[in-house]
The RNA shown here (Bacterial RNase P class A) has 373 nucleotides and comes from Succinivibrio sp. The model forms 94% of the base pairs in the Rfam consensus. The sequence is in RNAcentral, with records from ENA. Model confidence (mean pLDDT): 76 of 100. The gene name in the source record is rnpB.

């Protein structure tokens, strides 16, 4: 110096102008209230449109997708079991997690003669509880069978699986004996299995000690088994205030009115005014941003991640603001007194994750290559 990677971290940066939206403070204007009054007002407290003044705040690292866990809110719900769904080695972290951190077997890649040493990926409980499935090929895909071979035999038959050959996948491996010919038949390493011992919280591991010649393939990301978890809807949740020439309930007034109930009267309904009453429609407040929060600093710890200290206050709109020109200066790129371009993408009750988008850039580790000492 360049290239990967891993992990943090930034998402152009100053000015001037002209906008949007909320907050806080003045003007100007209107309602109601109180006080004083010469009845014209003035004074002062509350509250509200508009308008303008000042100040001051205004998008992310993912705000996305809405996949997972919570907080918050209504409705459910005696207790249990079915049925659904979800997780699924071990620890340990969190308010919880399917997250995130250490481990621990798996399987792979490079490096090494070898011990091993550096990475890298993964939904990783249970295949003697049952069901199911294994495509081609291949004699055979599983309470194993027998094409080609081997052995006995004349033949019929019958004995074996070492060898060939199929397959992802065929009933441990080498070697030696043994046999008619094999065969864990027998033996000696190795590898498997059971018990125990030591090492670890624990998955697990073991060059330790005993026992067995050896169990019978794979799949559970197929049903299922076992363990543990799960009540439903969501801020358009929910709460509170409350229009009208709507509407209901319940009392009171009045003509002894109209009108209907048609022979009359009583009597009941219907029509008017006044109060009181609840319920709730547009609509206004609320939930609304101080929170498992953010920044400095110290300590615990291998690390997620806790703990003390000190500071901060950081959008809260309702169809929904947060934006636009210009100028210099930084970065890019070209055809270089210049011109071009600058991602992915935008809150909507809140937060922890993960997943998915990102131009370009910076710093720290590690690893490659070159150069130069």
């Nucleotide at each position: 110096c360049g290239g990967g990677u891993c992990a943090g971290c930034c998402g152009g940066a100053c000015a001037g102008c002209c906008g949007c939206u909320g907050c806080c403070g003045g003007a100007c204007u209107c309602g109601c209230g109180u006080g004083c009054u010469u009845u014209g007002g003035c004074a002062u407290a509350c509250g509200g449109u508009c308008u303008c003044c000042g100040g001051g705040g205004g998008a992310g690292g993912a705000a996305a997708g809405u996949c997972c866990g919570a907080g918050c809110u209504c409705c459910g719900c005696a207790g249990g079991a079915c049925a659904g769904g979800g997780u699924g080695c071990c620890a340990g972290g969190u308010a919880a997690c399917g997250c995130c951190u250490g481990g621990g077997g798996g399987a792979u890649g490079c490096c090494g003669c070898a011990a091993g040493g550096c990475g890298u990926c993964a939904a990783c409980g249970a295949a003697c509880a049952g069901c199911g499935c294994c495509a081609c090929a291949g004699a055979a895909a599983a309470c194993a069978g027998a094409c080609c071979g081997c052995c006995u035999g004349c033949a019929a038959a019958g004995g074996c699986a070492a060898g060939g050959g199929u397959g992802a996948a065929a009933a441990g491996g080498u070697g030696c004996g043994g046999c008619a010919a094999g065969a864990g038949c027998g033996c000696a390493c190795c590898g498997c299995c059971c018990g125990g011992g030591c090492a670890g919280c624990a998955a697990u591991g073991u060059u330790c000690c005993g026992g067995g010649g050896c169990a019978g393939g794979g799949c559970a990301a197929g049903c299922u088994c076992c363990a543990c978890c799960c009540g439903g809807a969501g801020c358009a949740a929910g709460a509170u205030c409350a229009a009208a020439u709507a509407g209901g309930c319940c009392u009171c007034c009045u003509g002894u009115g109209a009108c209907g109930u048609g022979g009359u009267c009583c009597g009941c309904g219907u029509c008017g005014g006044g109060g009181g009453c609840g319920g709730g429609u547009u609509g206004a407040u609320u939930g609304c941003u101080u929170g498992a929060a953010c920044c400095c600093g110290g300590g615990a710890g291998c690390g997620a991640u806790c703990c003390c200290g000190g500071g901060u206050c950081u959008a809260g709109a309702g169809g929904a603001a947060u934006g636009g020109c210009u100028g210099u200066c930084g970065c890019u790129g070209c055809u270089u007194u210049g011109c071009a371009g600058a991602a992915c993408a935008g809150a909507a009750c809140u937060c922890g994750g993960c997943u998915u988008a990102c131009a370009g850039g910076c710093u720290g580790g590690c690893c490659c290559g070159c150069a130069c000492u």